Predicted 3D model of a 147-nucleotide part of an RNA (small-subunit ribosomal RNA, 3' minor domain) from a Chloroflexota bacterium.
[in-house]
Context: one part of a larger RNA
RNA sequence: CACCGCCCGUCACGUCAUGGAAGUCGGUAACACCUGAAGUCGAUAGGCUAACCCGCAAGGGAAGCAGUUGCCGAAGGUGGGACCGGUGACUGGGACGAAGUCGUAACAAGGUAGCCGUACGGGAACGUGCGGCUGGAUCACCUCCUU
Numbered sequence: 001c002a003c004c005g006c007c008c009g010u011c012a013c014g015u016c017a018u019g020g021a022a023g024u025c026g027g028u029a030a031c032a033c034c035u036g037a038a039g040u041c042g043a044u045a046g047g048c049u050a051a052c053c054c055g056c057a058a059g060g061g062a063a064g065c066a067g068u069u070g071c072c073g074a075a076g077g078u079g080g081g082a083c084c085g086g087u088g089a090c091u092g093g094g095a096c097g098a099a100g101u102c103g104u105a106a107c108a109a110g111g112u113a114g115c116c117g118u119a120c121g122g123g124a125a126c127g128u129g130c131g132g133c134u135g136g137a138u139c140a141c142c143u144c145c146u147u
Stems, first nucleotide, its partner, number of pairs: 003110001005107001008103002011100001013097004018092003023087006031079004039072001041070004047065003052061003113134009
């Protein structure tokens, strides 16, 4: 490279990451119930035992041992949840990508001034209603300043 300018959104194509999602796979720490090793502690008719106590003795008491048993108890099993992660048909938008499609919303009064909020509507940019702003052009008037 200066309106043969700039520029907006849908749609189509490609790449990337990401949200949702019936499900599916895995991990973590707990919880409830079942089962429950070792072991400490407790109970214990009967059994066993030199030490202490009574007794001349037999024997008895105390204490201990084994056995049995109770509480706790590692691990295991069952169950429904919690949290975290992977994957997931399909689906939502996003970012990016020289020369794709449709229109032309914005920038000049951008050809309906624009923008903000909101509601409704529409292939899309958007349109319409209501309220607000001037960061609106043009015309007229008023005040002030300069020549």
The prediction has a mean pLDDT of 82.